[in-house]
RNA sequence: GGGCCCAUAGCUCAGUUGGUUAGAGCAACGGUCUCAUAAACCGUGGGUCGAUGGUUCAAGUCCAUCUGGGCCCA
Repeated sequence: GGGCCCAUAGCUCAGUUGGUUAGAGCAACGGUCUCAUAAACCGUGGGUCGAUGGUUCAAGUCCAUCUGGGCCCA
């Protein structure tokens, strides 16, 4: 220098052909239970979906550029 893949909650991830409230598990916090802790059960909070721009009535999803990470080639 060229090519490919990835970026969504604190962590690991899902999100179908663009569409009607952005989700799950774990973690955190609160409660029930217990002498107490753990486990179990119930509940709560937590996200500008990496950034900017574009297409569209509508973008986590499509397009362009950039940033960061990984792999391959030279």